[in-house]
Transfer RNA from Candidatus Roizmanbacteria bacterium RIFCSPHIGHO2_02_FULL_37_24, 74 nucleotides, folded computationally. It matches the Rfam family "tRNA". It is annotated as a transfer RNA. Gene Ontology term of the family: triplet codon-amino acid adaptor activity. Rfam's curators write: Transfer RNA (tRNA) molecules are approximately 80 nucleotides in length.
RNA sequence: GGGCCGGUAGCUCAGUUGGCUAGAGCGCCGCGCUGGCAGCGCGGAGGUCAGGGGUUCAAGUCCCCUCCGGUCCA
Numbered sequence: 001g002g003g004c005c006g007g008u009a010g011c012u013c014a015g016u017u018g019g020c021u022a023g024a025g026c027g028c029c030g031c032g033c034u035g036g037c038a039g040c041g042c043g044g045a046g047g048u049c050a051g052g053g054g055u056u057c058a059a060g061u062c063c064c065c066u067c068c069g070g071u072c073c074a
Base pairs, nucleotide, nucleotide: 001073002072003071004070005069006068007067010026011025012024013023019057028044029043030042031041032040033039050066051065052064053063054062
């Protein structure tokens, strides 16, 4: 330098052919059960969907550029 894969919550990830409100588990906070802990149940906070631009009535999803990580080739 080139090819491929990936970047979504603090962490690990899902998100089908573009279509409601962006979700799960773990973690965190609160409440309940318990004498307490653990555990379980209920509720809650937390997201510029890597960044920018484009297409579209509508983009996490499609297109272009850039950045970062992994991997292969030279």
The source organism's lineage runs through Bacteria, Bacteria candidate phyla and Candidatus Roizmaniibacteriota.